This is a predicted structure of a 1427-nucleotide RNA (small-subunit ribosomal RNA) from an uncultured organism. Its Rfam family is "Bacterial small subunit ribosomal RNA". Model confidence (mean pLDDT): 82 of 100. The sequence is in RNAcentral, with records from ENA and SILVA.
RNA sequence: GGGGUGCUUAACACAUGCAAGUCGAGCGAAGCACUUGCCCUUGACUCUUCGGAAGAUUUGGCAUUUGACUGAGCGGCGGACGGGUGAGUAACGCGUGGGUAACCUGCCUCAUACAGGCGAAUAACAGUUAGAAAUGGCUGCUAAUGCCGCAUAAGCGCACAGGACCGCAUGGUCUGGUGUGAAAAACUGAGGUGGUAUGAGAUGGGCCCGCGUCUGAUUAGGUAGUUGGCGGGGUAACGGCCCACCAAGCCGACGAUCAGUAGCCGACCUGAGAGGGUGACCGGCCACAUUGGGACUGAGACACGGCCCAGACUCCUACGGGAGGCAGCAGUGGGGAAUAUUGCACAAUGGAGGAAACUCUGAUGCAGCGACGCCGCGUGAAGGAAGAAGUAUCUCGGUAUGUAAACUUCUAUCAGCAGGGAAGAAAAUGACGGUACCUGACUAAGAAGCCCCGGCUAACUACGUGCCAGCAGCCGCGGUAAUACGUAGGGGGCAAGCGUUAUCCGGAUUUACUGGGUGUAAAGGGAGCGUAGACGGACGGGCAAGUCUGAUGUGAAAGCCCGGGGCUUAACCCCGGGACUGCAUUGGAAACUGUCCAUCUUGAGUGCCGGAGAGGUAAGCGGAAUUCCUAGUGUAGCGGUGAAAUGCGUAGAUAUUAGGAGGAACACCAGUGGCGAAGGCGGCUUACUGGACGGUAACUGACGUUGAGGCUCGAAAGCGUGGGGAGCAAACAGGAUUAGAUACCCUGGUAGUCCACGCCGUAAACGAUGAAUACUAGGUGUCGGGUUGCAAAGCAAUCCGGUGCCGCAGCAAACGCAGUAAGUAUUCCACCUGGGGAGUACGUUCGCAAGAAUGAAACUCAAAGGAAUUGACGGGGACCCGCACAAGCGGUGGAGCAUGUGGUUUAAUUCGAAGCAACGCGAAGAACCUUACCAAGUCUUGACAUCUGCCUGACCGUUCCUUAACCGGAACUUUCCUUCGGGACAGGCAAGACAGGUGGUGCAUGGUUGUCGUCAGCUCGUGUCGUGAGAUGUUGGGUUAAGUCCCGCAACGAGCGCAACCCCUGUCCUUAGUAGCCAGCAGUCCGGCUGGGCACUCUAGGGAGACUGCCGGGGAUAACCCGGAGGAAGGCGGGGACGACGUCAAAUCAUCAUGCCCCUUAUGAUUUGGGCUACACACGUGCUACAAUGGCGUAAACAAAGGGAAGCGGAGUGGUGACACUGAGCAAAUCUCAAAAAUAACGUCCCAGUUCGGACUGCAGUCUGCAACUCGACUGCACGAAGCUGGAAUCGCUAGUAAUCGCGAAUCAGAAUGUCGCGGUGAAUACGUUCCCGGGCCUUGUACACACCGCCCGUCAAGCCAUGGGAGCCGGGGGUACCUGAAGUGCGUAACCGCAAGGAGCGCCCUAGGGUAAAACUGGUGACUGG
Repeated sequence: GGGGUGCUUAACACAUGCAAGUCGAGCGAAGCACUUGCCCUUGACUCUUCGGAAGAUUUGGCAUUUGACUGAGCGGCGGACGGGUGAGUAACGCGUGGGUAACCUGCCUCAUACAGGCGAAUAACAGUUAGAAAUGGCUGCUAAUGCCGCAUAAGCGCACAGGACCGCAUGGUCUGGUGUGAAAAACUGAGGUGGUAUGAGAUGGGCCCGCGUCUGAUUAGGUAGUUGGCGGGGUAACGGCCCACCAAGCCGACGAUCAGUAGCCGACCUGAGAGGGUGACCGGCCACAUUGGGACUGAGACACGGCCCAGACUCCUACGGGAGGCAGCAGUGGGGAAUAUUGCACAAUGGAGGAAACUCUGAUGCAGCGACGCCGCGUGAAGGAAGAAGUAUCUCGGUAUGUAAACUUCUAUCAGCAGGGAAGAAAAUGACGGUACCUGACUAAGAAGCCCCGGCUAACUACGUGCCAGCAGCCGCGGUAAUACGUAGGGGGCAAGCGUUAUCCGGAUUUACUGGGUGUAAAGGGAGCGUAGACGGACGGGCAAGUCUGAUGUGAAAGCCCGGGGCUUAACCCCGGGACUGCAUUGGAAACUGUCCAUCUUGAGUGCCGGAGAGGUAAGCGGAAUUCCUAGUGUAGCGGUGAAAUGCGUAGAUAUUAGGAGGAACACCAGUGGCGAAGGCGGCUUACUGGACGGUAACUGACGUUGAGGCUCGAAAGCGUGGGGAGCAAACAGGAUUAGAUACCCUGGUAGUCCACGCCGUAAACGAUGAAUACUAGGUGUCGGGUUGCAAAGCAAUCCGGUGCCGCAGCAAACGCAGUAAGUAUUCCACCUGGGGAGUACGUUCGCAAGAAUGAAACUCAAAGGAAUUGACGGGGACCCGCACAAGCGGUGGAGCAUGUGGUUUAAUUCGAAGCAACGCGAAGAACCUUACCAAGUCUUGACAUCUGCCUGACCGUUCCUUAACCGGAACUUUCCUUCGGGACAGGCAAGACAGGUGGUGCAUGGUUGUCGUCAGCUCGUGUCGUGAGAUGUUGGGUUAAGUCCCGCAACGAGCGCAACCCCUGUCCUUAGUAGCCAGCAGUCCGGCUGGGCACUCUAGGGAGACUGCCGGGGAUAACCCGGAGGAAGGCGGGGACGACGUCAAAUCAUCAUGCCCCUUAUGAUUUGGGCUACACACGUGCUACAAUGGCGUAAACAAAGGGAAGCGGAGUGGUGACACUGAGCAAAUCUCAAAAAUAACGUCCCAGUUCGGACUGCAGUCUGCAACUCGACUGCACGAAGCUGGAAUCGCUAGUAAUCGCGAAUCAGAAUGUCGCGGUGAAUACGUUCCCGGGCCUUGUACACACCGCCCGUCAAGCCAUGGGAGCCGGGGGUACCUGAAGUGCGUAACCGCAAGGAGCGCCCUAGGGUAAAACUGGUGACUGG
């Protein structure tokens, strides 16, 4: 820009303007203008005889002519169209197809025939009068195409009696006869137009019918003009449309009635289609016009812009009375999330009137407003890399934005400016409009946004935030590294739009007609009989309803599809064709369904023969057992339980014997055996009785199947009436158990259980599997019956009927089903459609009640559920192992002390570790340092690293001053290389980059470590099985310490683990022999000291050895196990190192490293002092003890493994001693620490808080160290606490082990009861696997999967939401009964009016509205209350 479209809500109320008028060629009167004439008035100029004449001009009146003039009236036509809206309506309202022999039709067309002559009024008008007004009243006048009667009647209507023909029942058409009835209007411009009657046509309508047309049965019965008839009335017309009489019908499960909702259709949206939703614009029909009723006029109305009445509302009023109706176009208020201008024009198209000109037309044509939707176009194009600047990011190199911009060249669509300028209009006439369009000049100028970027779904980074703020369609995101929030950069999508919201369809086969299901996911009725219905065997024939086919009519136009055409294109518009899957009529076909007829026997039923059975009902009988009663014997208990008690018993129980009473139930047989429709049925006998089965083939001849409603049966419990009551046993009582125990256990015990009759009508009434029929591999049991064969108490084969198991095909989500289907098909019924609310509420039916049947919604959740898988778990099962228990030995828990932790305290008591797996742990060693903490004092490029500039030549060191100390100040001393430019190094100064952080986060991390656990497991490839998750392998039978090995096996192999390879130790050999050793030889100071030797011990290199190798037995002839021989060692010889896949967000940012965050004159650095050592208390780990298997004393003996130079330190001397002095030897198989101790011997103590025990304390010392106060160790003397073997509980250990004894080392100036090592002495016990704990394999259950420390139920408390009940209260629509009753049609009518026709008035019927009453339905609200 084009072409469309715009109150979905309040059919709520409306100011103002307009939307229906027109005709003077129907009529009368009035006004105005004009023409002409006459009369009156005025009188310029001219003439004049001055008397006057003529007279432009002017005023008024009368008459006449004309007029596209004006408005009112009579009259005609039109106001029934056009325009609006969708309230009502579930209806012949609409759609579709028919009927009208039951009808009408103004204007229009055609045809025929006519229009003669009269009459009486009335509006306007005039006068008067009522009223505020609206509106009238009275008197008088007048016209017509107004009105009325008379005449005429081809034709028409009516009445009567005929004829012919026809149809579809009433009937229709044609024809002629008699009687009877009803018409007309004029105007004119003279061309015409109009009028009357009749017929025909066209158009438009009325009425009737078939079919179709939403939801609810928690609406099942409705209906009295109701259904029909006869006779009338009424209508254009049929009809209960209305009336009188008669009859009692009519509608309804194929859903009447009632309730709710709704205008219907062509079409529109969606969909592959079938369908589903909608009914804006445009078109057809209907209904309505403020609400309700009513008629009038008219061709047509019961009338949107007409009338009357009633109601509500608004307005005017003089209070008496009146006026009004936007769901026409604009517009206003209101409601609402939301919908436009009080525009222009009749130029076009159409409509009304008119002869026409023309008038009217908010119909319509246009314009305005709205991105509301559709279509088209632009916002520039080409070149342009220094890949500019800016921005963002960054691994600092770069990368992205990006040829994008700038810049150069070009173009002008749109918009702007100027000029020209239509078609639409057939002669004139253009609102749109100076519009469309064309041309010219001009400037890249004026013209881009919105959403998104975790997946679905195209598109990613940074910062901020820190479960906050927020996002979100679903899943979900956010708790300090967010591609998900917010912002930015970048990117993706669409584009004058883009997102959101709402609604509809799709996806959804998720209501399944196409096209679903019901064993376990929601879903088979508890079972049978049977009505309606649905479906139905074989053969033949008729019909033609269904079915198939041809033709005809219709299926409006628009829309849709196809082909053309017109606007520059498209949207849009025009033309042609198709389609409109439908309905109706008609001709044909006869296979199938249907129907009728005839027949048949296979389905079904009957008859006859036969056997089986807990089938049912009634009556009778029987024995065992329990209980009770009586009697006897007999004595103290019985009974009961996990253990007890209540209870019973000396008034004689229990036990036992005999007799009796009474009720109930029927052991064995007995069986995935039988019967029955299901529920169910069990001693025996009898009677009555139902059904099934086998055989036979005599009879009937489809009689069948299923089955909504209906009827009947229906366990247990329960209810009613009357009996009965032995045992058992809800309720109840008591005793136990328990935290409690309104339970489980025990002792009692009432309803009930039993019988008869009557109710109830439900169950996991289950095969969780409706009934019937047919078909579809097998195998094997069992029950009933039959046939055949054989060697016959039996066996085999076979046919029916039942009842089980296994299994193929097939089915199934899987599990599973599988001739007794959950397979393949058919028929019928029932039922399902997410979980909860809820099988609840309300209503109804049934019931004595309990309750049953039917059976929702609000609200709420995003799941609920099925089957299977892998784990995990179980106070599930089977098997196995471990100092796991048991059997033992010694401890801990009690005491004192040491040490760690918690708590508390403190300026600080630095931090971490927290069940096992933190707590003598990091710490193999805090007086300062360490040190991270606290107080105080100092420094700020820094204590430490790199770089730059300047200065100096040093730095270091020594002395002094100051200080608590560091810091600071002073003095002395003092480089190297060189090409002479400088450089190296060091110090100082300055500025920044930076350093620094034991600050945070171990839940951002690396690395390291703990733990399950040295448990035997954890996996993979290929194959196979399974839709899949997954399984198999890895399970099974044995065996092992072991997934170790053997065997078997749809598995075959492999990897990480186990074992072995490595180290120490145990035996032997060999090599080597110093600092080790000494058998033999020699010397000797008697010490392997020396010569010598390397045999032995030993040292440290290399070898051997042990492998179930051998024998016997077991086992499966295996693996392996048991025993034996030999051997130093025997079945892994002992010990160590070695730790699978993984678990614990396990521990550690304080070893180290490290992302991010934080501090930067401090959270960094440094100094002094303090603290980490506190102390009511609690816990862990240890030491020492409590003593005689001991303490003490004396003298004596035997190790291993280690350390040593800022070291070990001999001997000697001193000291009571710690130790000191001195310093031989030794960098160590040489010297040294170094004495080993328990032990054994002798002596003493004599069972005591002691000659036990040594804490605590006093005094005096030693050593280390700048320093021993806070705060070290040791020594001597003195003091001499608790403690007499330790509650509940709990720990370690299976052999050179436990226990016990000492020795050494690391750390370290000093400081072990700790830790890590070393050797000495040296036991006990293990029946065994029931139990505790942990673990492994298999199996099972599971509602668990952050996996039992799981999941999860109910009450209570608080708040909130929806809903049921609720004393009630307040409305709403509909119906019924009665009273009243406007307007109005119709009917009737004596008084009044009128000559009459008639009218007024009155009355009757009907009735809108109003009132009263009792019910039913429905909504709101309500203290309280329910789930």